[in-house]
């Protein structure tokens, strides 16, 4: 230097172009326990890397930048 993928909550991840949460961890608070794991019930969650384009409407499509990870040189 080519190519390709990926960037949504404190972490792993869902979201056909139409209301960001269906989940899981993690954190709070309860039940259970002599106490604790470990189970179980509730309860907190963002504007989706950064500019910019298309559309009535963009996390989703395109263009540029960045940052991350495979692959070839």
């Nucleotide at each position: 230097g080519g190519g390709g993928g990926c960037g949504u909550a404190g972490c792993c991840c869902a979201a056909c172009g139409g209301c960001a949460g269906a989940g899981g961890c993690a954190g709070g608070g309860g039940c259970c326990u002599u106490a604790a794991a470990a189970g179980c019930c509730c309860u907190c969650g963002a504007g989706u890397g950064c500019g910019g384009g298309u559309u009535c409407g963009a996390g989703u499509c395109c263009c540029g930048c960045c940052g991350c990870c495979c692959c070839c040189a």
This is a predicted structure of a 73-nucleotide RNA (transfer RNA) from a Planctomycetota bacterium. It matches the Rfam family "tRNA". It is annotated as a transfer RNA. Its family is annotated with triplet codon-amino acid adaptor activity in the Gene Ontology. The coordinates come from a structure-prediction model, not an experiment, and the mean pLDDT is 81.